[in-house]
Context: one part of a larger RNA
Formats: sequence, structure tokens, C1' cells
RNA sequence: GGACGAACGCUGGCGGCGUGCUUAACACAUGCAAGUCGAGCGAGAAAGCUCCUUCGGGAGUGAGUACAGCGGCGAACGGGUGAGUAACACGUGGGCAACCUGCCCUGGAGAGCGGGACAACCCGAGGAAACUCGGGCUAAUACCGCAUGAUUCGUCUCCACAUAAGUGGUGACGGUAAAUGGUAGCUUCGGCCUCCGCUCCAGGAUGGGCCCGCGGCCGAUUAGCUUGUUGGUGGGGUAACGGCCUACCAAGGCUACGAUCGGUAGCUGGUCUGAGAGGACGAUCAGCCACACUGGGACUGAGACACGGCCCAGACUCCUACGGGAGGCAGCAGUGGGGAAUCUUGCGCAAUGGGCGAAAGCCUGACGCAGCAACGCCGCGUGAGGGAUGACGGCCUUCGGGUUGUAAACCUCUUUCAGGAGGGACGAAGCCACCGGGGUUAAUAGCCCGCGGGGUGACGGUACCUUCAGAAGAAGCCCCGGCUAACUACGUGCCAGCAGCCGCGGUAAUACGUAGGGGGCAAGCGUUGUCC
Repeated sequence: GGACGAACGCUGGCGGCGUGCUUAACACAUGCAAGUCGAGCGAGAAAGCUCCUUCGGGAGUGAGUACAGCGGCGAACGGGUGAGUAACACGUGGGCAACCUGCCCUGGAGAGCGGGACAACCCGAGGAAACUCGGGCUAAUACCGCAUGAUUCGUCUCCACAUAAGUGGUGACGGUAAAUGGUAGCUUCGGCCUCCGCUCCAGGAUGGGCCCGCGGCCGAUUAGCUUGUUGGUGGGGUAACGGCCUACCAAGGCUACGAUCGGUAGCUGGUCUGAGAGGACGAUCAGCCACACUGGGACUGAGACACGGCCCAGACUCCUACGGGAGGCAGCAGUGGGGAAUCUUGCGCAAUGGGCGAAAGCCUGACGCAGCAACGCCGCGUGAGGGAUGACGGCCUUCGGGUUGUAAACCUCUUUCAGGAGGGACGAAGCCACCGGGGUUAAUAGCCCGCGGGGUGACGGUACCUUCAGAAGAAGCCCCGGCUAACUACGUGCCAGCAGCCGCGGUAAUACGUAGGGGGCAAGCGUUGUCC
């Protein structure tokens, strides 16, 4: 000198764009953050309104609506944090003839016949509650059986290629699937057809799993470490290779090119600095990893050993009728605590993206916005021109004057920004069970359209534009001994104090305090901390 997720002191007008718990991975009140599908299935209220009434009630509508249940998909994404991890965790380059892949795309083939349940619901029982148990009825794209069946799977045979196990193909034997389900239209009621689904196979795409070379911290005041340890065989397990696991056998494996142990640490793209080499760091944004109160475990599933799922143990908190239960903000806000220190319990799904759905749509604290904070960067303003009698006042003085100083007053202008008034967006190219038009067609179904109309904006009456008034509302902070740019007076008297280093202060202090003047930067200026 530069930099900062900064903090502290004094000060503070506006805007744009960013950034904002670096500490206690401390504990959390409250609300929200993952649902959706009635075009898979069965069932199905109430209020309200209308009518009737024997005044008990009943009928219609609400409505096949709401709340639930079965079932499907999603919940493994998105969002947070950096505790752990010195490791194939990450980066980079490869390998898998050792693998998986829901939804999506392409191609091929198929969906035949049956069956029995379980929720919801009804009845009963237990419990303070959480909730649980028994009996009965029932549907399905839920579940099950039989069939069909291949280039699929298993065994065997042969061929080709390759060689380390193997890969591809021929043939034989054996095994294996499904929901003709939903929907709109037409119908001669037989069915036809549209779209969405179901099953199997092959391929693709995407996403992952595993393995390897190389690379990136400190300590030798850590020198030896290791028994599933190193290798083999048989077996098990996995999507898959493998001591991954197990039985047996052998005695190996690593290490001064630093094993083991200890400390520290998420890694990277990058960021800061520097002419570079390098050094330091890893906030925001992006990729990967790990974690979700602490420890362990599996279940479901294409995918998890699963933040807002389950089970067990532990600590903590809460409820309890003492028998037993409930919970997990390192999601968004917010609270307490810790700390020098870090924000609103806001608005909206209009856009982008995601889940579900045929769609309309619903959900979305992802996201888009707004709020707070000079925390940072950038931009703008606090006026411009004229104005000497060099006014008053202040300070200094050799008492002549000098300086503050064109500074002010005064004159002439301007009106950014802030303020008042009026108008007022882009973001919607999109989307739409709406209306019209056109095309296709037998068709007024459907489907399609770069067509016309209408609807759809949180931000927001915001940006922006026009206009009104008046210099009107808007400057501070640090420094002035040398380094280092800027000097005098008074006060103080080794006191009070200053200080980054050298050093100032003990009676004329340009170094302390105040004032005048001056220098620097400026909505900031200084100080502290850290890095180069």
C1' cells in the first nucleotide's frame, strides 16, 4: 500500500447492486417449510336454503361436496450445517470382460381364465391420553393362483473372439409376466376408436456404485506398526469385484521415499495479495463429500441405512388419572444463551424451477420480492456565477498591521436528490374446462392454429415521466516534532497526559490540553484484529 462476512469510537442526506451468527454441531415457545391424484377404488356427512308436517319428523338441494380410508407417484429432490473426516473424502486422468438405474426416449412382443382377503363402515371392549383389541360386511390399477411366453433367466453342448476369470452366437432341457384398467366420442349394443396407463425383452439417455495412477497440512521431543492382519482354497453375501463375512491352510503385509501415533482440517472451482514465482484463505455463488439431539440398527423402495420415516439405548424437555405417553429448527422467520459482533415471528406463487395430476389446478419459507443494517462496492447531492469598503466577530501582532477571506452579507441564476400533486409500466415470449374464427374430419366429438377478443403481477401506485415551491432539508472525521502534507498563542510544569518507531512533558512544549489557522480524506473518517 492492498484486502475483509469484520468489530469499536465520532459522524451520517439519497439511490443502485451485493452481503449479513466467523462464537455454543448450545437449548428451543409459536407459525409455516411435502404433498398430490375422484380420469385407480369402495363409502360418504353437516351447516345453510326451499317445501311438507300428525310438530316426533320427513323430502329436495347443498353433494357424490367436505373430513377420513384403500391404492399410485412423490416424500432419497429441493433447503440447512461443517461436527466428524488426513480418507480414493476431494481434484484430475483412466478402468468395470465385476455393476444398478423409477420417471423419460426408440424398437419389438403381449395383457387369457380365475380366487380369497383387508381398511373405510357397523357392532362390542380396554385406556386419563397416545392409541389399541375382538367380531361382521365390502371395492380396486391392492393381493394371490393357473395359463401363455421369448432374442430373458438357469443347466448342458458346440462355434467364434479374447485370454485372468470371460464375451458374443447355435442347439437341447427346465423356469419366469401383466391391470383390457381408466377416459371422451360413436354405436346396428356385438363392438369400434382416441388418449392415458399395465407386463416382458432389447437399445438409448440421465443418475449412481465400485476399482486404480497421480496431486494437495504440521510434528521424529511419535520408530517401529499389523492377527481378518497379508495371501490362498471352499462357502456365504452384494446390483457388482473384493477379508466384505466365515471355515481351513500358509506366514505374510506396511515402514526413514516417514509406516504407526499425536495435532490440525470438510475438499475443489476459486478469493486476497504479489511484476511474477509464491504466500495466505476456502464467507457469498457453483461442483463433490459428510452430518441431522448422541450412539446403534434395519425396514420400505428404482434409489435411504432416510433432517421435518421406523425400532432400540442414552442425555435433555414436556404431558400424565403415575399405569403410561410425546418431542428433536445444522429448513424460513423468531426466542433465550454465548459473544466485540451478524436482520423480519413480512408479501406472493405473478415469474423461474420442483412434486402430483389427462387437464383445470393444488402444494412449494426452493424461489421471486419487500423489511432492517454506511457491512461493502459504485453513483449523486449538500448549490452555480458575480461580489473589497478586503465589513463585523475571532485569532495573532514588532500595535504599523497580518490572517480567517470572495469566505460572509448583497446581486443574478439553477432545482439534481429529498418533499407536494398528476399520470403510470416492462417483467405475460407464457398460461387458460372462456368467447369467436380457421384447419382436419362424415361430424356441430375430439385434435390442431405464428388468428382475434377476454382473463392472469407479490413487487406496486414501485420504477419512470410531467409538474409545483424555494438555496430552500443535507458535513463530518483524523492529523499538523521526524518518518509524513500541515504552526502559532494560551494553559500545564517529568504533573496531567501523548506515543506506530524514534521519543515528547521537570516554567517561553510547533510532540500534553484548548483556541485560531493549516493539511488529508469525505457520507464517511479514524482505531483495532487478520492475511499478502
The prediction has a mean pLDDT of 83.
The part of an RNA shown here (small-subunit ribosomal RNA, 5' domain) has 532 nucleotides and comes from an Actinomycetota bacterium.
Rfam family: Bacterial small subunit ribosomal RNA. Its family is annotated with ribosome and structural constituent of ribosome in the Gene Ontology.
The source organism's lineage runs through Bacteria, Bacillati and Actinomycetota.
RNAcentral holds the full RNA, with entries from ENA and SILVA.